[in-house]
A computed fold for a 64-nucleotide RNA from a marine eukaryotic metagenome, annotated as transfer RNA.

């Protein structure tokens, strides 16, 4: 310094998203590509502050 869906990454303290992967559909003689839709997250653990924490503070764990 970093830790967020399987993977790569976003996200002013105010409903956690995108790409990719995966599943289904449209299209096609079949497939790929393209397009549409779905599934998938105790935001590393615990505690604190706050009406409200992925975000601020403390501590622990892991990686560099």
């Nucleotide at each position: 310094g970093c830790g967020u869906g399987g993977c790569u990454c976003a996200a002013c303290g105010g409903u956690a998203g995108a790409g990719u992967a995966u599943c289904g559909g449209u299209c096609u003689c079949c497939a790929a590509a393209a397009c549409c839709g779905g599934u998938g997250g105790u935001u590393g653990g615990g505690g604190g502050u706050u009406c409200g924490a992925a975000u601020c503070c403390c501590u622990c764990c892991g990686c560099u």
Its Rfam family is "tRNA". About the family: Transfer RNA (tRNA) molecules are approximately 80 nucleotides in length. The family's RNA type in Rfam is transfer RNA.